[in-house]
RNA sequence: UCCGGGGUCGUCUAACGGUAGGACAGUGGGUUUUGAUCCCACCAAUGAACGUUCGAAUCGUUCCCCCGGAA
Numbered sequence: 001u002c003c004g005g006g007g008u009c010g011u012c013u014a015a016c017g018g019u020a021g022g023a024c025a026g027u028g029g030g031u032u033u034u035g036a037u038c039c040c041a042c043c044a045a046u047g048a049a050c051g052u053u054c055g056a057a058u059c060g061u062u063c064c065c066c067c068g069g070a071a
Stems, first nucleotide, its partner, number of pairs: 001070007010024004018054001026042005047063005
């Protein structure tokens, strides 16, 4: 330099182009003599920019980062 794959809450993992969801973690509360367990609630994410579209995590372009391959 070229080719292929990937990037979503703190972590893991979903989402035929139509409300970004779940689990764990965290916080608050309930239960308990206390802790653990259990229950309820909350918190929290689409790598960046532009484009297509009524509507983009999803489609297109460029860039950034990670993994693999070729030279």
A computed fold for a 71-nucleotide RNA from a Minisyncoccales bacterium, annotated as transfer RNA.
RNAcentral holds the sequence, with entries from ENA.